Molecule: FMN riboswitch aptamer (RFN element)
Organism: Acetobacter indonesiensis
RNA sequence: UGACGUUCUCAGGGCAGGGUGCAAUUCCCUACCGGCGGUAAGUGGCAGAAUUUUCUGCUGUAAGCCCGCGAGCGCCUGCUUCGGCAGGGUCAGCAGAUCCGGUGUGAUUCCGGAGCCGACGGUAUAGUCCGGAUGAGAGAGAACGAUG
Numbered sequence: 001u002g003a004c005g006u007u008c009u010c011a012g013g014g015c016a017g018g019g020u021g022c023a024a025u026u027c028c029c030u031a032c033c034g035g036c037g038g039u040a041a042g043u044g045g046c047a048g049a050a051u052u053u054u055c056u057g058c059u060g061u062a063a064g065c066c067c068g069c070g071a072g073c074g075c076c077u078g079c080u081u082c083g084g085c086a087g088g089g090u091c092a093g094c095a096g097a098u099c100c101g102g103u104g105u106g107a108u109u110c111c112g113g114a115g116c117c118g119a120c121g122g123u124a125u126a127g128u129c130c131g132g133a134u135g136a137g138a139g140a141g142a143a144c145g146a147u148g
Base pairs, nucleotide, nucleotide: 004145005144006143007142008141009140010139017029018028019027031128032127033118034117035069036068037067038066042061043060044059045058046057047056048055049054064116065115072094073093074091075088076087077086078085079084098114099113100112101111102110120131121130122129
């Protein structure tokens, strides 16, 4: 300087059908899925005004690909039976992906259309199976306390 602190609870979805093959939920055709916070002209509810459909206010909800965040890999440190395990999380680094048209003062968010993306290890090459994970966690909520 400072307003927050403690505890608890919660906190991720998805291969249906067909083809090739000895073997594939991994390849091919096709199907399916979308964490957390922010932003938003859409939309639900309530209230008020005008009035027959609009306006105003409050409130909830609304983006995988706009801005951030998370897990994971890597890295660093320690231990190790050298297989890994624990800790750190600012650290070299990786950490995905959108355009076109329409409306409009304003939209990568609305409407229409066409696209695209998805850690690591295992295994016939995996966003969807199995595993680390009965883990971790962005955060959400509650109780108590503190402050005002």